[in-house]
Small-subunit ribosomal RNA, central domain from an uncultured prokaryote, 351 nucleotides, folded computationally.
It matches the Rfam family "Bacterial small subunit ribosomal RNA". Rfam links the family to the GO terms structural constituent of ribosome and ribosome.
The RNAcentral record of the full RNA draws on ENA.
Context: one part of a larger RNA
RNA sequence: UUGGGCGUAAAGCGCACGUAGGCGGCGCUGUAAGUUGGACGUGAAAGCUCUCGGCUUAACUGAGAGAGGUCGUUCAAAACUGCAGUGCUUGAGGUUGGAAGAGGAGAGUGGAAUUCCCGGUGUAGUGGUGGAAUGCGUAGAUAUCGGGAGGAACACCAGUGGCGAAAGCGACUCUCUGGUCCACACCUGACGCUGAGGUGCGAAAGCGUGGGUAGCGAACGGGAUUAGAUACCCCGGUAGUCCACGCCGUAAACGAUGGAUACUAGGUGUAGGAGGUUAUUUACCCCUUCUGUGCCGAAGCUAACGCGUUAAGUAUCCCGCCUGGGGACUACGGCCGCAAGGCUAAAACUC
Repeated sequence: UUGGGCGUAAAGCGCACGUAGGCGGCGCUGUAAGUUGGACGUGAAAGCUCUCGGCUUAACUGAGAGAGGUCGUUCAAAACUGCAGUGCUUGAGGUUGGAAGAGGAGAGUGGAAUUCCCGGUGUAGUGGUGGAAUGCGUAGAUAUCGGGAGGAACACCAGUGGCGAAAGCGACUCUCUGGUCCACACCUGACGCUGAGGUGCGAAAGCGUGGGUAGCGAACGGGAUUAGAUACCCCGGUAGUCCACGCCGUAAACGAUGGAUACUAGGUGUAGGAGGUUAUUUACCCCUUCUGUGCCGAAGCUAACGCGUUAAGUAUCCCGCCUGGGGACUACGGCCGCAAGGCUAAAACUC
């Protein structure tokens, strides 16, 4: 390479948008590039296959026939693919009418709690632990009441509930704004799927500049524990955590499961919508249906575990990736970055 694979054995890019490319719904007409068939030409010799012959046989060798091609010319076919034209509506998109939501951005507001400050009451402890000690406290602490300051996070509601492509999103109000679902089947008429490169987004930590700092808290100091204790426990505490702008671009970025479409038993819960049934009208109950999210399971799949209409089943299309362990998420080189480092990615050697 071929092949076989990618939930857990090696292997799905963290996620999206999208370029080239690949692939692509239902008809009709044409064309004839691919495709199929015929004819002609050519495909040297040797070789290969078959038949017959020559050396005693075989190897070897002679003769004849045949096979052998992304080949050329020409004639024909028109199912499929392509191309051109024309049409369709079920894919896709849109209009209209409804619906839910911690989806995103900005501004403002609120209460509880911690800490600190001021004042009152009050007196000897408090705090912390397995037990203690460091610490705080007669310069009046802890406790308690009143007032004030400031920062950060939003108890209950809260739910295998919701929204978002993922990262992620949770007090309330306003402004701006993205997506989704349902009903009708009104419009466009294949406008689609995927997506190498590329571009954007991307937790936490970290970096730059400026601000902010209540609580928590790497580093650090102290007290314990211990043989030691560069830890676990305790008292403190800087960076950080917060905000603005700019970088970084990584995670067990996980469903360890790429995206799209179609098909293949059900049962049960839950969220959003629509229709029906029942009733005097509504609500509830019940039935049907679409979309999401869970559990259990037929068939089937799987090494097993398990998956099972939200597939890891049955298929098609496109992309990414794997190819024994270590060396090695490394070296070198290149690209990116302020740096930290990131991306790409070997070999010797060894088992």